RNA sequence: UGCUUAUAAAGAAAGACUGAGGGAUUAGGCCCAGAGAAGUCUUAGCAACCUGAAAGUCUAAAACUCAAGGUGCUACAUCCUAUUCGCCAACGCGAAACAGAUAAGCU
Numbered sequence: 001u002g003c004u005u006a007u008a009a010a011g012a013a014a015g016a017c018u019g020a021g022g023g024a025u026u027a028g029g030c031c032c033a034g035a036g037a038a039g040u041c042u043u044a045g046c047a048a049c050c051u052g053a054a055a056g057u058c059u060a061a062a063a064c065u066c067a068a069g070g071u072g073c074u075a076c077a078u079c080c081u082a083u084u085c086g087c088c089a090a091c092g093c094g095a096a097a098c099a100g101a102u103a104a105g106c107u
Stems, first nucleotide, its partner, number of pairs: 002106006013043005021032003026082004044074003048071003052066001055065003078099001083096005
């Protein structure tokens, strides 16, 4: 890099450096941003996956609570829409798919 599986309308901050963009791509929107974007560092926090000390609950196993840890994350539903199907007079609503993100495994 690629493949497979699972998950996602919840949750969670501040400081320093720096100095103009950012919200994945494309398109259309809508937001954030010199009262400081993106990036780097530090500390704190959140809790999806993995791992797991001790003890407990339960007890066939498993599962649950959970120290510490490995990734990850901490504006707006994956910010919204795009494809298909169904409902609707319409605005819209629901489901599935595509694409992306995160984790674990494989290559």